[in-house]
Context: one part of a larger RNA
RNA sequence: ACCUACGAGUUACUAUUACUGGCAAGGUUAAGGGGCAUGAGUCCUGUAGCCGAAGCGAAAGCGAGUCUUAAUAGGGCGACUAGUCAGUAGGAGUAGACGCGAAACCAAGUGAUCUACCCUUGGCCAGGUUGAAGUUUAGGUAACACUAAAUGGAGGACCGAACCGUUAAGCGUUGAAAAGCUUUCGGAUGAGUUGAGGGUAGGGGUGAAAGGCUAAUCAAACUUGGAGAUAGCUCGUACUCCCCGAAAUGCAUUUAGGUGCAGCCUUGUGAGUUACUAAUGUGAGGUAGAGCGACUGAUAAGAUGCGAGGGCUUCACCGCCUAUCAAGUCUUGACAAACUCCGAAUGCGCAUUAGUUAUAUCACAGGAGUGAGGGCAUGGGUGCUAAGGUCCAUGUCCGAGAGGAGAAGAAUCCGGACCACCAGCUAAGGUCCCCAAAUAAUUGCUAAGUUGAACUAACGAAGUCAGAUUGCUAAGACAGCUAGGAUGUUGGCUUGGAAGCAGCCAUUCAUUUAAAGAGUGCGUAACAGCUCACUAGUCGAGGAGUUUGGCGUGGAUAAUAAUCGGGCAUAAGCAAUUUACCGAAGCUGUGGGAUGUAUUAAUUACAUCGGUAGGGGAGCAUUCCAAUUGCACAGAAGGUAGGACGUGAGUCUUGCUGGAGCGGUUGGAAACGAAAAUGUAGGU
Repeated sequence: ACCUACGAGUUACUAUUACUGGCAAGGUUAAGGGGCAUGAGUCCUGUAGCCGAAGCGAAAGCGAGUCUUAAUAGGGCGACUAGUCAGUAGGAGUAGACGCGAAACCAAGUGAUCUACCCUUGGCCAGGUUGAAGUUUAGGUAACACUAAAUGGAGGACCGAACCGUUAAGCGUUGAAAAGCUUUCGGAUGAGUUGAGGGUAGGGGUGAAAGGCUAAUCAAACUUGGAGAUAGCUCGUACUCCCCGAAAUGCAUUUAGGUGCAGCCUUGUGAGUUACUAAUGUGAGGUAGAGCGACUGAUAAGAUGCGAGGGCUUCACCGCCUAUCAAGUCUUGACAAACUCCGAAUGCGCAUUAGUUAUAUCACAGGAGUGAGGGCAUGGGUGCUAAGGUCCAUGUCCGAGAGGAGAAGAAUCCGGACCACCAGCUAAGGUCCCCAAAUAAUUGCUAAGUUGAACUAACGAAGUCAGAUUGCUAAGACAGCUAGGAUGUUGGCUUGGAAGCAGCCAUUCAUUUAAAGAGUGCGUAACAGCUCACUAGUCGAGGAGUUUGGCGUGGAUAAUAAUCGGGCAUAAGCAAUUUACCGAAGCUGUGGGAUGUAUUAAUUACAUCGGUAGGGGAGCAUUCCAAUUGCACAGAAGGUAGGACGUGAGUCUUGCUGGAGCGGUUGGAAACGAAAAUGUAGGU
């Protein structure tokens, strides 16, 4: 991993709702007793008790009324009738209460043959080294002290086997081993090590103390019991078809991953146009917008200037001036969620009318699930007008929704799948090939492979196309070429110099001119020189600016060599127009099935039939029981290979096998259906 078997809403009692049946102002027996059977059972009896037929009041009490009250008023609760017993089904309560699952808690016992410490009594420690005290002899002293040599053999002394331990590395890690092996290392006469016997016991022991050890178990051992502890938690929970079909919100909660009530779903009964949509009429309201010499506040520029500061004058007042501040006023501009002189559209309330093959609305009763939601669009708060962020509102889809498009894809676009078809039309989106359908038509644009998917910006540029507009132009423009570009004058000042061209000043003048600045830029120490403005000639047709829009260009930038989905494409790109075609489980056609409704009874009409949690309905199969009816050695059940039927669970049947029991119908009862629970047991 697979196969086989087993494996989870049960049973009792209680109150209750619905349905069925009995009896009915009544209904009904419980224990017990008796008859029959004698294993369960069944019939009779048993009227205790229970429910109902009367309520109201705290109660006395009264009674179709009663309580409150001073009340005969008003008000509250009642009265004008249907119950009860049994069965079945649903959910609820009490019980283990759908199944498996803790860590724990408590009680009574069992353990110190492991290990910790202790007690009693024994054993063991190769070999080598060092050489304490003491003693002896000699020297020495007044006597001690002291010195030397010898002797001696101390030590939690030294080196190192046994023995005890385990420092480091390697190996081992489904091991040779549930702690080892190899090498290395520490102690090795001691607080040493070890044998045998004995003691201490679970909130207890023992501990040179690590929460260590207490039989491979220790921050409280093990065994059995309380016990099916409890588990708002996780996992699992078994046949089919049909109808409907949610929620992830509000309030509360020692509450936040739970629960209660409401909301939303379902089933039944009753009411009945209540519901929805549209139109019309009529209302409430202060949002969007707008506005502010309409308030509250904020606010830019200018004018004016009460007043203040500074200056002049003065003893002071008065008076005068001002590149300052400034109340208020005026002009222009302009802001606000907690501003409003104003003010929509939507939405909302009510009324009327109409429509809706629709019951969508409301009430009561039975049953739920949900109470972690999410994306997108729009209106907002928060945040950075960040987030696949977060918090609200309205809608929508996913959730619980398949199909087509978007290369791929929960929620984007199209569109809601009862079944069948080798029929047709379309939607979104597409029509060169992959790939169904246009290498379609018309007109432009792009040259960047821009683009054909999605993210680019400030800023830059005689890219290119189209438009608008202002000057110039056959009295010759623009560009080029030829020629001129002068004189007073080197303007004045300044300066060492300043002559158009360092700098300052100037109504920067005037003359000659076709035209020529008291000079546009180079240049010189200063001049000189080159050049421009300006003018003429030549040439012969458009040309010079400003500006708007389209498509491009630089800016440009990520990790496989690279990507429009790919190939590739100069259109098969972009912008606009037109026709045709393709394209879905949409719509249509043909055939079939189911459900509902009807003023239907015709196999008629119309509508409906996606679906998780969940509600409701109808069935299939298994085992047993009762009644009834059958099959079987001329071959039952079971097995196996086929066939037929049914929407399906399944049913029927044939061959072979097998070798003794097994069905149909009606009703009843359940240890009644497995693919999942790291399910349990066995097997391979």
Notes:
The prediction has a mean pLDDT of 83. This is a predicted structure of a 684-nucleotide part of an RNA (large-subunit ribosomal RNA, domain II) from Bacteroides propionicifaciens DSM 19291 = JCM 14649. The source organism's lineage runs through Bacteria, Pseudomonadati, Bacteroidales, Bacteroides and Bacteroides propionicifaciens.